[in-house]
RNA sequence: GCGUGGACCUCGGGGUGUCCCGGCACGGCGCCGGGACUGAGACGCGAACGCGAACCCGUCGAACCUGAACCGGCUAGCACCGGCGGAGGGAAAGGUCAGGCCGAAUGGC
Numbered sequence: 001g002c003g004u005g006g007a008c009c010u011c012g013g014g015g016u017g018u019c020c021c022g023g024c025a026c027g028g029c030g031c032c033g034g035g036a037c038u039g040a041g042a043c044g045c046g047a048a049c050g051c052g053a054a055c056c057c058g059u060c061g062a063a064c065c066u067g068a069a070c071c072g073g074c075u076a077g078c079a080c081c082g083g084c085g086g087a088g089g090g091a092a093a094g095g096u097c098a099g100g101c102c103g104a105a106u107g108g109c
Base pairs, nucleotide, nucleotide: 006097007096008095009094010093011058012057013056014055017037018036019035020034021033022032023031024030043052044051045050064089065088066087070083071082072081073080100109101108102107
C1' cells in the first nucleotide's frame, strides 16, 4: 500500500444417513460389534419419545423441511453429484467488547 471484516455471551432453529463383514434373533421388521463412504456434523445416555454434546443456521434466511417411495448420473449403496430451485416453507434474534465514522450528548451507523 492492497484485500478482508472480527471476538465472546445469551436466546432460538436444524440434521444425525448408506453400505460391507461377523454374531444374535427371525415370517417380516430388527438388535449388537467391527469397518468403509460422503460431509461442518452420521455422537453419547435412556426401551421408545426425550435429554445432552459437538457442528451448522437465525430473514443479507440452500442451516433445514416439503415436493420425494421425484428425475438424470455415479456407486457396493446412499438426501454421493446434479436437476427440481427466479418452487413453497423455515428460527423476525438480543447483548458485550475491539476498530472506524457522525454527533453537544444519551446514542446512531
Predicted 3D model of a 109-nucleotide RNA (TPP riboswitch aptamer (THI element)) from Albidovulum inexpectatum. It matches the Rfam family "TPP riboswitch aptamer (THI element)". Rfam describes the family as follows. Vitamin B(1) in its active form thiamin pyrophosphate (TPP) is an essential coenzyme that is synthesised by coupling of pyrimidine and thiazole moieties in bacteria. Its mean pLDDT, the model's own confidence on a scale to 100, is 75.